[in-house]
RNA sequence: CAAUCGGUCUUCUAGGGUUCCGCGAUCGCGAGCGAUCGGCCAGGUCCGAGAGAAGACGCGCAAGGCGCAGUCUUGCGGACACGGAGGGACAAAAGCCCGGGAGGA
Numbered sequence: 001c002a003a004u005c006g007g008u009c010u011u012c013u014a015g016g017g018u019u020c021c022g023c024g025a026u027c028g029c030g031a032g033c034g035a036u037c038g039g040c041c042a043g044g045u046c047c048g049a050g051a052g053a054a055g056a057c058g059c060g061c062a063a064g065g066c067g068c069a070g071u072c073u074u075g076c077g078g079a080c081a082c083g084g085a086g087g088g089a090c091a092a093a094a095g096c097c098c099g100g101g102a103g104g105a
Base pairs, nucleotide, nucleotide: 007057008056009055010054011053012052015047016046020044021043022041023038024037025036026035027034028033029032059077060076061075062074063073064072065071066070080100082103086098087097088096
């Protein structure tokens, strides 16, 4: 100095807040509804990981089948990964996004 498909997606989790629901407080009244406030409120919805999990597809290698510029099946592989400040989105926040960035080792 450069490279790693550092692959894509889905369902979750750690985590996150407070639009909506629920819950709580106060107030009002037509008495079970409304208004305001509360996330220091361990819930549902919601957001959600490169460095968390599982799965699907793709990728690489090998072997084998077939009607062999290819295609299908099977097996194996997929390592490592410390990290701000600041900014951005949605109602809002975050391990989300900028970002495997700056920087460090």

Predicted 3D model of a 105-nucleotide RNA (Guanidine-I riboswitch aptamer) from Paenibacillus flagellatus.
Its Rfam family is "Guanidine-I riboswitch aptamer". Rfam links the family to the GO term regulation of gene expression.
The sequence was found by an Rfam model in a public genome assembly.